[in-house]
RNA sequence: AUGACGCUCUGGAGAAGCCCGGGUCUCACCGGGUGCCGAAGGUGCAAGGCCGGUUUCCCGGCUAAUCUCUCAGGCAAAAGGACAGAGUGAGGUGC
Numbered sequence: 001a002u003g004a005c006g007c008u009c010u011g012g013a014g015a016a017g018c019c020c021g022g023g024u025c026u027c028a029c030c031g032g033g034u035g036c037c038g039a040a041g042g043u044g045c046a047a048g049g050c051c052g053g054u055u056u057c058c059c060g061g062c063u064a065a066u067c068u069c070u071c072a073g074g075c076a077a078a079a080g081g082a083c084a085g086a087g088u089g090a091g092g093u094g095c
Stems, first nucleotide, its partner, number of pairs: 001093002005089007016034001018033005035075003041071001042069001044067001048063006
């Protein structure tokens, strides 16, 4: 000098407060159904790159995302929330 990662604070989208039954003073909550969302986590990989093989024609493997799927999660508020900013601690690396 850089800043993996951790902690604190701030910002932070989308989509039914749906239907049936139970439960409850009403909610919450539980079971089932239909519709929907993508930004916890997870799945998949075009080109390119890398690795291996090879008869140099090709063949095989690996590899990202806010893309994709919707398993998980979610569809009032709260909570959660990728990511971003600030503060702080800090492994490692370079000089």
Source information: This is a predicted structure of a 95-nucleotide RNA (Glycine riboswitch aptamer). The sequence was found by an Rfam model in a public genome assembly.